c-di-GMP-I riboswitch aptamer from Geomonas sp. Red32, 82 nucleotides, folded computationally. The source organism's lineage runs through Bacteria, Thermodesulfobacteriota, Desulfuromonadia, Geobacteraceae and Geomonas. The sequence was found by an Rfam model in a public genome assembly.
RNA sequence: CUACCGAAACGGCAAAGCUGGGGUAACCCUGUGACGCAAAGCUACCUGUCCAUUGGCACGAAUGGAUCGAGGGGCUACCGAA
Numbered sequence: 001c002u003a004c005c006g007a008a009a010c011g012g013c014a015a016a017g018c019u020g021g022g023g024u025a026a027c028c029c030u031g032u033g034a035c036g037c038a039a040a041g042c043u044a045c046c047u048g049u050c051c052a053u054u055g056g057c058a059c060g061a062a063u064g065g066a067u068c069g070a071g072g073g074g075c076u077a078c079c080g081a082a
Base pairs, nucleotide, nucleotide: 005080006079012037013036017032018031020029021028022027035069041075042074043073045072046071047070048067049066050065051064052063053062054061
């Protein structure tokens, strides 16, 4: 120094709910609020899930959108005990 790992320390993020706003919707933004998180930082590449439309209408499918706090992959990163 790197990888693995996660004791300690300095800190960080922010679920549900509620206020206001956007969107047909899923959902997102803002404020509040903390359930939790060692990547709960970024990324829609793969899968899953959700929404809309089309079509079919028995089953399936296609297109567009959403979700990273659903899983995997990729990139980046504070600290340093065993």